A computed fold for a 71-nucleotide RNA from Candidatus Doudnabacteria bacterium RIFCSPHIGHO2_02_FULL_43_13b, annotated as transfer RNA. Taxonomically the source falls in Candidatus Doudnaibacteriota (Bacteria, Bacteria candidate phyla).

[in-house]
């Protein structure tokens, strides 16, 4: 330099173009003499910009970051 893949809460990951789901963590509650466990609930996310569309995590372009490959 060129080619391919990935980027979603603190963390690990899902999602046919139609309310961003789940595990762990954190916080609150129930239970308990207290705690743990268990159960219930809550907070919190789509890398930046632009485009297409009634509607974009999803499709297109570009940039940034990470990983892999070719020479």
């Nucleotide at each position: 330099a060129c080619c391919c893949g990935c980027g979603u809460g603190g963390u690990a990951u899902a999602a046919u173009g139609g309310c961003c789901g789940u595990g762990c963590c954190u916080c609150g509650g129930u239970c308990u003499c207290c705690a743990a466990a268990a159960c219930c609930g809550a907070u919190g996310a789509c890398g930046g910009g632009g485009g297409u569309u009634c509607g974009a995590u999803u499709c297109c372009c570009u940039c940034c970051g990470c990983g892999g490959g070719u020479g």